[in-house]
Context: one part of a larger RNA
Molecule: small-subunit ribosomal RNA, central domain
Organism: uncultured prokaryote
């Protein structure tokens, strides 16, 4: 090299988009580079491997063949791969006509509820708890009405319902703007597949600079509990949550299940289209998504089964006893925090 393996035993990169790179539909022609067939040259000797021969045997020695699976030159063959020129549509876009949608930015708007502010009304409690306290209050709380001002989230609808590559997205209206799905017919003609590096996207928390701050609440402080209570439960309460800009870049980033195609029974639900009978009702096909059960198959077993963990093809990432260790040292990258790449002794 070959070789097992990555839902849950060590193993799928957080997720996309791409250069190199590997991998590539259908005829036909042509070259013949890989690829196969012959033929020459070469592969030193001695070794090892057959068949002999010489030392009384052996070990040694010593003929002879074989083997040296490679190399180079040549003569061919064209099924595959490849190259080159030519055509094709089913793979992929493009066109045109619907369609749905919490997909993405931006600017405005609405109601509830909550806290504060002001005032009316009113009087001695309120508030919280397993029971109380701290804590508000006769300087008039709480409870009610009126009337204002602030942030922040959007009850109901709402659904194993929808969108988005993932993170992730929910009030309404309005502009800007990706993607997707059917359905037609035409129209490019392999444009495709995945993709180390590299780029861009990335929950919360955390950093910077400046805004803003109702509620909520790490740290804090104060009351309880409790042998103690540096907890849980109370009352407060400051970072932070929010908004622009700019970093971090990690998460159980999870389906713990890489992307892409092809094929392998079925039954029942929900979404979104399109067709066909039936004017409605309904039904019945078909395509695209999202569940439930299940057959064959597959799995250690749990399961998983057309949304595959099944048959197979491409390409990438990964894993190789535990522990030390996702650390130490170097490097990158970052204001920092700290990420990332990533050992070894020793030890069982």
């Nucleotide at each position: 090299c070959u070789g097992g393996g990555c839902g849950u035993a060590a193993a799928g990169g957080g997720c996309u988009c791409g250069c190199a790179g590997g991998c590539g539909g259908u005829a036909a022609u042509g070259a013949c580079a890989g690829u196969c067939a012959g033929a020459a040259g070469u592969g030193a000797a001695a070794g090892c491997c057959c068949c002999g021969g010489g030392c009384u045997c052996a070990a040694c020695c010593u003929g002879g063949g074989a083997a040296u699976u490679g190399c180079u030159u040549u003569u061919g063959a064209a099924a595959c791969u490849u190259c080159a020129u030519u055509a094709c549509u089913u793979g992929a876009g493009u066109u045109c006509g619907a369609g749905a949608g919490a997909g993405g930015g931006u600017g405005g708007u609405g109601g509830a509820a909550u806290u504060c502010c002001a005032a009316g009304u009113g009087u001695a409690g309120a508030g919280g708890u397993g029971a109380a306290a701290u804590u508000c209050g006769u300087a008039g709380a709480u409870a009610u009405u009126u009337g204002g001002a602030a942030g922040a989230a959007c009850a109901c609808c709402a659904g194993u319902g929808g969108c988005g590559a993932a993170g992730g997205c929910g009030g309404c209206c309005a502009c800007c703007u990706g993607g997707c799905u059917c359905g037609a017919u035409a129209c490019u003609g392999a444009c495709g597949c995945u993709g180390a590096g590299g780029a861009g996207c990335g929950a919360a928390a955390g950093c910077g600079u400046g805004g803003g701050g109702a509620g909520c609440a790490a740290a804090c402080a104060g009351g309880a509990u409790u042998a103690g209570a540096u907890a849980c439960c109370c009352u407060g309460g400051u970072a932070g949550u929010c908004c622009a800009c700019g970093c971090c870049g990690u998460a159980a980033a999870c389906g713990a299940u890489g992307u892409g195609u092809g094929c392998u029974a079925g039954u029942u639900g929900c979404u979104g289209g399109a067709g066909g009978c039936g004017a409605u009702a309904g039904u019945u096909u078909u395509c695209a998504g999202u569940g439930a059960c299940g057959u064959a198959g597959c799995u250690a077993a749990c399961g998983u089964g057309u949304u595959a963990a099944g048959c197979a093809c491409a390409c990438c990432g990964c894993c190789u006893g535990g522990g030390g260790a996702g650390u130490a040292c170097g490097g990158u990258c970052g204001c920092a925090a700290g990420a990332u790449u990533a050992a070894a002794a020793c030890u069982c």